[in-house]
RNA sequence: GCCGAGAUAGCUCAGUCGGUAGAGCACGCGCAUGGUAAGCGCGAGGUCCAGAGUUCGAUCCUCUGUCUCGGCU
Numbered sequence: 001g002c003c004g005a006g007a008u009a010g011c012u013c014a015g016u017c018g019g020u021a022g023a024g025c026a027c028g029c030g031c032a033u034g035g036u037a038a039g040c041g042c043g044a045g046g047u048c049c050a051g052a053g054u055u056c057g058a059u060c061c062u063c064u065g066u067c068u069c070g071g072c073u
Stems, first nucleotide, its partner, number of pairs: 001072007010025004019056001027043005049065005
């Protein structure tokens, strides 16, 4: 330099062939226990990497950039 994949909650990830986003763990509260852990219930937590374009509407489609990983040279 070229090609491909990825960037979504504190962490690991899902998601919708376009209609204001979920799980597990972690965290907070409660239940339970003699007490703790495990377990069960509830809750909080994300302008979906950035900018632009298309659209009534973009996390999703198009373009550009940044970063990460892999391959080739």
Molecule: transfer RNA
Organism: Minisyncoccota bacterium